Predicted 3D model of a 64-nucleotide RNA (Fluoride riboswitch aptamer (crcB RNA motif)) from a Pseudomonadota bacterium.

[in-house]
RNA sequence: GCCCCCGAUGGGGAUGGAGUUCCCCGAUAACCGCCCGUGAAGGGCUGAUGACUCCUACCGCAGU
Numbered sequence: 001g002c003c004c005c006c007g008a009u010g011g012g013g014a015u016g017g018a019g020u021u022c023c024c025c026g027a028u029a030a031c032c033g034c035c036c037g038u039g040a041a042g043g044g045c046u047g048a049u050g051a052c053u054c055c056u057a058c059c060g061c062a063g064u
Stems, first nucleotide, its partner, number of pairs: 010025004016055006033045004
């Protein structure tokens, strides 16, 4: 490089990465935040985690 055979040891948990752990899904899937409000519109709020720890980014306060 060519031919034949097999068919995803994978994916997801509202914004990034890693480790641990829990749960969910089987590609037709799991997942894709919340509140007020509307015929439609519009307005407001929390969080880089499902959970824990660390890193990065962001925000607030204080000090140098």
Rfam family: Fluoride riboswitch aptamer (crcB RNA motif). Its family is annotated with positive regulation of gene expression and response to fluoride in the Gene Ontology.
Model confidence (mean pLDDT): 76 of 100.